[in-house]
RNA sequence: CUCUUAUCAAGAGUGGUGGAGGGAUAGGCCCGAUGAAACCCGGCAACAUUCAACUACAGUUGAAAAUGUGCUAAUUCCUACAGAAUUUUCUGAAAGAUAAGAG
Numbered sequence: 001c002u003c004u005u006a007u008c009a010a011g012a013g014u015g016g017u018g019g020a021g022g023g024a025u026a027g028g029c030c031c032g033a034u035g036a037a038a039c040c041c042g043g044c045a046a047c048a049u050u051c052a053a054c055u056a057c058a059g060u061u062g063a064a065a066a067u068g069u070g071c072u073a074a075u076u077c078c079u080a081c082a083g084a085a086u087u088u089u090c091u092g093a094a095a096g097a098u099a100a101g102a103g
Base pairs, nucleotide, nucleotide: 001103002102003101004100005099006098007097008096013041015040016039017038021031022030023029025080026079027078028077042072043071044070047068048067049064050063051062052061053060054059076095081092082091083090084089085088
């Protein structure tokens, strides 16, 4: 980098360093000197992991949090394509993100 599967409406900081950008892309709309990104610490969650119960032997439910990740403004911030109803909604897809596995 590509493919497969699963998830994406919940949750999480008045901390330290830092010093102007950030929210994937485009349009919008936002966040930011009352301090952005990044790093450290803290926290959240439970994908991998462990245990228990049940089981149709595919798995399901519950508990734990040491380790590998992840996440820690706004639904993945909204929309992008298609369909349905009709002027604003709903549904699905695509794209993206993350995890596990394979190449």
The RNA shown here (SAM riboswitch aptamer (S box leader)) has 103 nucleotides and comes from Clostridium pasteurianum DSM 525 = ATCC 6013.
Model confidence (mean pLDDT): 82 of 100.
RNAcentral records the identical sequence in 2 taxa.